Molecule: transfer RNA
Organism: Pseudomonadota bacterium
RNA sequence: GCGGGAAUGGCGGAACUGGAAGACGCGGCGGACUUAAAAUCCGCUGGCGAUAAGCCGUGAGGGUUCGAGUCCCUCUUCCCGCA
Numbered sequence: 001g002c003g004g005g006a007a008u009g010g011c012g013g014a015a016c017u018g019g020a021a022g023a024c025g026c027g028g029c030g031g032a033c034u035u036a037a038a039a040u041c042c043g044c045u046g047g048c049g050a051u052a053a054g055c056c057g058u059g060a061g062g063g064u065u066c067g068a069g070u071c072c073c074u075c076u077u078c079c080c081g082c083a
Base pairs, nucleotide, nucleotide: 001082002081003080004079005078006077007076010026011025012024019066027045028044029043030042031041032040046056047055048054059075060074061073062072063071
């Protein structure tokens, strides 16, 4: 230099053919149980905001579309292969 793949909450990891993003697990917080703890069970858990309303959010920036994590272009980082 060329080709292929990957990037999603604090972490791992889903999301089908473009149609409610974050299922499920870990972790965290609260509660039940216990003399106390561990284990187990229940609830909550992306960010800002006030626990509201509202706004924002899939590596970064654009595009297509009524609608994009998903399709197209450029860039960044990482992995694999070729030279």